[in-house]
Context: one part of a larger RNA
């Protein structure tokens, strides 16, 4: 248990795509399913309510009448709104061109610095860490100057509440392939839309399998110190992994702790993309100002909020749809189902207990 919520108090599915469903823009006609009128039938009795009447009265029992029975068929009408079904229309949405922006994705090729390591030269006692130290490297020549290879991983600066991406996420360069936004044109279709239970795809890291690859850093573990102890912080090493290829996992403080779509409500100011005008110019794919439209931030008025704060990227006004909560702990546990090699993941209770 509802006429309340869901940033932060319990609450928005990690993201998207999409089936049923549920909701849908302008206009005319048809129809009359729905909607409403009116009629008619029917809606047992007993209960109710008035008048009688019967038991010595009263309950109580009986007669007429009203009423209820809120529905259900049937018929005749009405058409504004919903529905079907025809026709039509451009503002939703799509499709089309045009030039622009972008770390968006995948493959392939190319390069840059550093660190180790390998080998040559040189040099000759230390190096190296630390608060201080040790442990460790070092006369089998380190550290350390230089030449030269080998490998394996990042891509400094530019970098920027600055792009791009549904999210996760995406940063050296060229190239080929794919994809999606914005802006401008108003050419084309013409409601094709919205949001989805179930499904189906992707989804950081970490872990799992098979087979590469391993420079650096590094759970694990194994020294040295610190300590009363130190299964830590500190410091020498160091395997799994991290990197590549194919496959499974399906989860994060996956966060804007804010579901998607629309449509209305004051401004100020910075940026990033695109157009459009003016100006200026070293004429360039230039630069400065204005406007418009999309994005991304700041501050902010109304108005919301318990505040904190939001506040045209609303948490504001209204609608559509889906999802979720319902006192703490027991618990995201058990048990059963279901997926995973596992590891677990979904799904998810109750006794008790406060």
């Nucleotide at each position: 248990u509802u006429g309340g919520g869901c940033c932060u108090a319990a609450a928005g599915c990690g993201u998207u795509c999409g089936u049923a469903g549920c909701c849908g823009g302008u206009u005319a006609a048809a129809u009359a399913a729905a909607u409403c009128u009116c009629u008619u039938g029917u809606g047992a009795a007993a209960u109710u309510g008035u008048u009688g009447g019967g038991c010595u009265u009263a309950a109580c029992c009986u007669a007429a009448c009203a009423g209820c029975u809120u529905g259900c068929a049937a018929a005749a009408g009405a058409c504004a709104c919903u529905a079907u079904c025809u026709g039509a229309c451009u503002u939703g949405a799509g499709a089309c061109c045009a030039g622009g922006a972008g770390g968006a994705g995948u493959u392939a090729g190319a390069g840059g610095u550093a660190u180790u390591c390998a080998g040559g030269g040189g040099g000759a006692a230390g190096c190296g860490g630390u608060a201080a130290a040790a442990u460790g490297c070092a006369a089998u020549a380190a550290u350390c100057c230089u030449c030269u290879g080998a490998g394996g991983a990042c891509c400094a600066c530019c970098c920027g509440u600055g792009g791009c991406g549904a999210a996760g996420g995406c940063g050296u360069c060229u190239a080929a392939c794919u994809a999606g936004a914005a802006u401008g044109g108003g050419u084309c279709u013409g409601a094709c839309g919205g949001u989805g239970a179930g499904g189906a795809a992707c989804g950081a890291a970490a872990g799992c399998c098979a087979g590469g690859g391993g420079a650096g850093c590094g759970a694990a573990c194994c020294g040295g110190a610190u300590u009363a102890g130190a299964u830590a912080c500190c410091c020498g090493a160091g395997u799994a992994g991290u990197c590549c290829u194919g496959g499974c996992u399906g989860u994060a403080a996956a966060c804007g702790c804010u579901g998607u779509g629309a449509g209305c409500u004051a401004g100020g100011u910075g940026u990033u993309g695109c157009a459009u005008a003016u100006u200026c110019c070293a004429c360039g794919u230039g630069a400065a100002u204005a406007u418009g439209c999309a994005g991304u931030g700041u501050c902010g008025g109304a108005g919301u909020g318990a505040a904190g704060a939001u506040g045209u990227u609303a948490a504001g006004c209204u609608c559509a749809c889906c999802g979720c909560c319902u006192g703490g702990g027991a618990a995201g546990u058990a048990c059963g189902a279901u997926c995973g090699c596992a590891a677990g993941g979904u799904u998810g209770a109750a006794a008790c207990u406060u």
Molecule: small-subunit ribosomal RNA, central domain
Organism: Candidatus Woesearchaeota archaeon